[in-house]
Context: one part of a larger RNA
Molecule: small-subunit ribosomal RNA, 5' domain
Organism: uncultured bacterium
RNA sequence: GGAUGAACGCUAGCGGCAGGCUUAACACAUGCAAGUCGAGGGGCAGCACGGGUAGCAAUACCUGGUGGCGACCGGCGGAAGGGUGCGUAACGCGUGAGCAACCUGCCCGUAUCUGGGACAUAACCGGUGGAAACGCCGCCUAAUUUCCCAUAACAACAGAGGCCGCAUGACCUUUGCUUGAAAGCUUCGGCGGAUACGGAUGGGCUCGCGAGACAUUAGCUUGUUGGCGGGGUAACGGCCCACCAAGGCGACGAUGCUUAGGGGUUCUGAGAGGAAGGUCCCCCACACUGGUACUGAGACACGGACCAGACUCCUACGGGAGGCAGCAGUGAGGAAUAUUGGUCAAUGGGCGCAAGCCUGAACCAGCCAAGUCGCGUGAAGGAAGACGGCCCUACGGGUUGUAAACUUCUUUUAUACAGGGAUAAAGUCAGUUACGUGUAGCUGUUUGCAUGUACUGUAUGAAUAAGGAUCGGCUAACUCCGUGCCAGCAGCCGCGGUAAUACGGAGGAUCCGAGCGUUAUCC
Numbered sequence: 001g002g003a004u005g006a007a008c009g010c011u012a013g014c015g016g017c018a019g020g021c022u023u024a025a026c027a028c029a030u031g032c033a034a035g036u037c038g039a040g041g042g043g044c045a046g047c048a049c050g051g052g053u054a055g056c057a058a059u060a061c062c063u064g065g066u067g068g069c070g071a072c073c074g075g076c077g078g079a080a081g082g083g084u085g086c087g088u089a090a091c092g093c094g095u096g097a098g099c100a101a102c103c104u105g106c107c108c109g110u111a112u113c114u115g116g117g118a119c120a121u122a123a124c125c126g127g128u129g130g131a132a133a134c135g136c137c138g139c140c141u142a143a144u145u146u147c148c149c150a151u152a153a154c155a156a157c158a159g160a161g162g163c164c165g166c167a168u169g170a171c172c173u174u175u176g177c178u179u180g181a182a183a184g185c186u187u188c189g190g191c192g193g194a195u196a197c198g199g200a201u202g203g204g205c206u207c208g209c210g211a212g213a214c215a216u217u218a219g220c221u222u223g224u225u226g227g228c229g230g231g232g233u234a235a236c237g238g239c240c241c242a243c244c245a246a247g248g249c250g251a252c253g254a255u256g257c258u259u260a261g262g263g264g265u266u267c268u269g270a271g272a273g274g275a276a277g278g279u280c281c282c283c284c285a286c287a288c289u290g291g292u293a294c295u296g297a298g299a300c301a302c303g304g305a306c307c308a309g310a311c312u313c314c315u316a317c318g319g320g321a322g323g324c325a326g327c328a329g330u331g332a333g334g335a336a337u338a339u340u341g342g343u344c345a346a347u348g349g350g351c352g353c354a355a356g357c358c359u360g361a362a363c364c365a366g367c368c369a370a371g372u373c374g375c376g377u378g379a380a381g382g383a384a385g386a387c388g389g390c391c392c393u394a395c396g397g398g399u400u401g402u403a404a405a406c407u408u409c410u411u412u413u414a415u416a417c418a419g420g421g422a423u424a425a426a427g428u429c430a431g432u433u434a435c436g437u438g439u440a441g442c443u444g445u446u447u448g449c450a451u452g453u454a455c456u457g458u459a460u461g462a463a464u465a466a467g468g469a470u471c472g473g474c475u476a477a478c479u480c481c482g483u484g485c486c487a488g489c490a491g492c493c494g495c496g497g498u499a500a501u502a503c504g505g506a507g508g509a510u511c512c513g514a515g516c517g518u519u520a521u522c523c
Base pairs, nucleotide, nucleotide: 001523002522003521004520006519007518008517009516010515013375014374015373016372017371019368020367021333026331027330028329030328031327032326035076036075037074040073041072043069044068047067048066049065050063051062052061053060054059083286084285085284093210094209095208096207097206098205099204102203103202107199108198109197110196111195112194113193114192115149116148117147118146125138126137127136128135129134154180155178157176158175159174160173161172162171164169184191185190212258214256219249220248221247224246225245226244227243229241230240231239261283262282263281264280265276266275267274268273288309289308290307291306292305311322312321313320314319339365341364342363343362347361348359349358350357351356378409379408380407381406388400389399390398391397392396414460415459416458417457418456419455423450427446429444430443431442432441433440434439435438467512468511469510470509471508472493473492474491478507479506480505481504482503488495489494
């Protein structure tokens, strides 16, 4: 000098863009953050409409008939999105390869099929236990729930032939045998279901190389290293198991201990290098602590389950409930870090044929000079070089200083009033036309949180707006007064003991400027 997720002191007019618990992965009140589908199903708790009965009427009762729909069965999604950096020195990450050892819901393409039957169960109803949480018993019933049968490509096994590969071996053709599929709904337009092959996407596994400290850590290892055989897995493998052998790693740093998420990148530097990994993107790990599996295409699952533990809460003392490292917010810790805000309008996600519903993702707004960029606090003229202040060699000069006054002008900004978007020529729905079976065009309707915001114009009036640090040298900027090794300053050298450009004040000056200094850290 540059830099910062900064803090502190003094000061502060506005806007754009970005940023905001670096500490206790400490504990959490409250609300919200994952639902959706009635075009899968049985139904009808509640709402609305229609109908019926009674009544003069108000109204009461009945009625799944319709819109729709609480709870229930079923499907898809709750493995994404969002948070944090505890752990991890590891194939975790980066980079480059391999899988002839693998999986992949939704999506796309191709081919074929969608036949027949059966048993349950929730809700409901009846009964019953419990303070509650939550159950238990009995009866009935449905489905795109579950099960059985048929058929089938394909697969597994056995046999034959061909061909290829670095190898274990792979691929193709063919014969036999065994086993294994399906689901319907509909507004008739559609939406689905099953099998196989291929694609795409996403993942799993293996390997080469690369990236901390300590040798004041030198030996480490028994599922350890390898083999045969099995189990398990989507798949390879001591991943696991029985048996057999005695191996395997290590000064090219094993083992131990300590620190740490990794990368893209960021800061600095001419570079080489050094330092950092906050925001944003990719990967990983974690979800009160530890462990376990279930479901599923996918989890060993933040707002799922079970067990154990610590903590908090409820209790009728028998027993139960909970997990903000989601968004806000609270306490605590700390030098220190924001609102218990608005909207699904856009972008994106889930479900749904769709309308739509949900979305603290996201988009916006609020707070904070915490950063960066831009603008302003006026411009031109104006010498009796005014008054006042300060200084001096003092009837006079110098300086503050064109600075002020004064004259003319402007109105960014401010205030008031008026006008006024872009983000949406999208998309939805309805109608219609064309081509050809889902696209394009046209018409109509409707959709904006931010927001009546940004922006524009008019009016008024210089009006609403400047500070901070420094002035001995390094280092740009000097005099007077006070003080008298005192009070004090100080980054280093050093100032102060009676004329201090170094302390305190004043005048003046210098440097930055809505900031300026100090502290901390890195180069």